Predicted 3D model of a 173-nucleotide RNA (c-di-AMP riboswitch aptamer (ydaO/yuaA leader)) from Opitutus sp.
[in-house]
RNA sequence: ACAGUUCAGCAGCCGAAGUCGCGUGACGUUCCCGUCGCGCGGCACGGGGGACCCAAAACAGCCGGUGCGCUCACGCGUGCCGGCCGGGGCGCACGGCACCGGGCAACCGGGGCCAAGGCCACUUUCCAGGCCAAGCCCGUCAGCUAACCUCGUAGGCAUCGGGAAGGCGAUCC
Numbered sequence: 001a002c003a004g005u006u007c008a009g010c011a012g013c014c015g016a017a018g019u020c021g022c023g024u025g026a027c028g029u030u031c032c033c034g035u036c037g038c039g040c041g042g043c044a045c046g047g048g049g050g051a052c053c054c055a056a057a058a059c060a061g062c063c064g065g066u067g068c069g070c071u072c073a074c075g076c077g078u079g080c081c082g083g084c085c086g087g088g089g090c091g092c093a094c095g096g097c098a099c100c101g102g103g104c105a106a107c108c109g110g111g112g113c114c115a116a117g118g119c120c121a122c123u124u125u126c127c128a129g130g131c132c133a134a135g136c137c138c139g140u141c142a143g144c145u146a147a148c149c150u151c152g153u154a155g156g157c158a159u160c161g162g163g164a165a166g167g168c169g170a171u172c173c
Stems, first nucleotide, its partner, number of pairs: 012157003018043011044153006054143001061084010086141001087138004095114003099110004117132004122166006
């Protein structure tokens, strides 16, 4: 000098995930007071359910086997059996391509590439550069939806490029 870890202060990013009051427990040596956790309540932010009107409305669909009918044939229709596959919500995370594994197939699982969409520090915009593109829930059930009912307020981090416009704060006078 650089990097890492811990504590404290100030000030931030993604996200709805904040703030105030009361009570309570622990800690900070007692008190005042403060910090954290838990419970209750107010406000705030976010989600779900839920009328009229509007929208929607029938046969679910796909694969394999088999019987019957039609066809020059390919194949089509239909009955039965077996297999696969509901629907919806939160979120930016909608989807596509080929490969591998299971399966006759429908389909199921896996990682890879691309990608709708989203994010990058006061806000908007332009340029440049970069990152994510997951996961979870309900349980056969829910379109929109006033009144009304109900749920959540987590978790994860560490930014600093340039131009223009607008704004905010601090210091000094």

The sequence was found by an Rfam model in a public genome assembly. Taxonomically the source falls in Opitutus (Bacteria, Pseudomonadati, Verrucomicrobiota, Opitutaceae). Of the family's consensus pairs, 96% are formed in the model. The coordinates come from a structure-prediction model, not an experiment, and the mean pLDDT is 76. Rfam family: c-di-AMP riboswitch aptamer (ydaO/yuaA leader). About the family: This family represents a conserved RNA structure found upstream of the ydaO and yuaA genes in Bacillus subtilis and related genes in other bacteria.